[in-house]
RNA sequence: CUUUGCUCAGAGCUAACCAGAGGAAACUCCGGGGCGCAGAGUUACGAGGCUAAGGUAGGGGAUAAGAUUCUCUACUACGCUUGUCGAACCGCCAAA
Numbered sequence: 001c002u003u004u005g006c007u008c009a010g011a012g013c014u015a016a017c018c019a020g021a022g023g024a025a026a027c028u029c030c031g032g033g034g035c036g037c038a039g040a041g042u043u044a045c046g047a048g049g050c051u052a053a054g055g056u057a058g059g060g061g062a063u064a065a066g067a068u069u070c071u072c073u074a075c076u077a078c079g080c081u082u083g084u085c086g087a088a089c090c091g092c093c094a095a096a
Stems, first nucleotide, its partner, number of pairs: 002096004012037002017032002020029003035083001041089003045086003048081003054076009
């Protein structure tokens, strides 16, 4: 330096669930918890996944009509997800 993760050491992270906080939601933060992880370290860069506040289109109601407003449906990320995969960067121990 490369490859690998059967074994050793010291550490690290923390799924579900519970309490609190934020958010329209997805989800996030914090404390408990522990399913697991050799990167379950960092970066939303690519793909995938989740949500749809706002926006667009359409239907229905209110109104004499329009404007406006209420409601329903579809699409949509500028919101999320790195514990879905890939990529980049950095890194512990052991073995060959």